[in-house]
RNA sequence: GGGGGUAUAGUUUAACGGCAGAAUAAUGGUCUCCAAAACCAUUGGUCCUUGUUCGAAUCAAGGUACCCCCG
Numbered sequence: 001g002g003g004g005g006u007a008u009a010g011u012u013u014a015a016c017g018g019c020a021g022a023a024u025a026a027u028g029g030u031c032u033c034c035a036a037a038a039c040c041a042u043u044g045g046u047c048c049u050u051g052u053u054c055g056a057a058u059c060a061a062g063g064u065a066c067c068c069c070c071g
Stems, first nucleotide, its partner, number of pairs: 001070007010024004018054001026042005047063005
């Protein structure tokens, strides 16, 4: 330099173009003599910028970061 892949919650990950969900973590509560476990509740997310569309995590273009291959 060229090609390919990945990017969603603190973490691991789902989601035909039509309400972004789960687990775990965190916080609060129930229980307990205390704690752990268990149970209940709450908080929190689509890498960035444009475009297409009635509607974009999803499609298109450019960029950024990481991984792999070729030279």
Transfer RNA from a Pseudomonadota bacterium, 71 nucleotides, folded computationally. The coordinates come from a structure-prediction model, not an experiment, and the mean pLDDT is 84. The sequence is in RNAcentral, with records from ENA. It matches the Rfam family "tRNA". The family's RNA type in Rfam is transfer RNA.